[in-house]
RNA sequence: GCCGAGGUAGCUCAACGGUAGAGCAAACGCUUCGUAAGCGUUAGGUUGUGGGUUCGAAUCCCAUCCUCGGCU
Numbered sequence: 001g002c003c004g005a006g007g008u009a010g011c012u013c014a015a016c017g018g019u020a021g022a023g024c025a026a027a028c029g030c031u032u033c034g035u036a037a038g039c040g041u042u043a044g045g046u047u048g049u050g051g052g053u054u055c056g057a058a059u060c061c062c063a064u065c066c067u068c069g070g071c072u
Stems, first nucleotide, its partner, number of pairs: 001071007010024004018055001026042005048064005
């Protein structure tokens, strides 16, 4: 330099162009003499960044940054 895969909550990952979710973690509560486990509730997102298309974009298009793999 070329090709491919990926970037979404603190972590691991989902999400036909139509309300951004789950598990774990966190906070609070229930339970217990107490702790752990268990149960319930709550909070937590400028979907890597900047543009474009569209009534509507995490999703489609362009550019760009980063990570991983392959080729040279």
Molecule: transfer RNA
Organism: Elusimicrobiota bacterium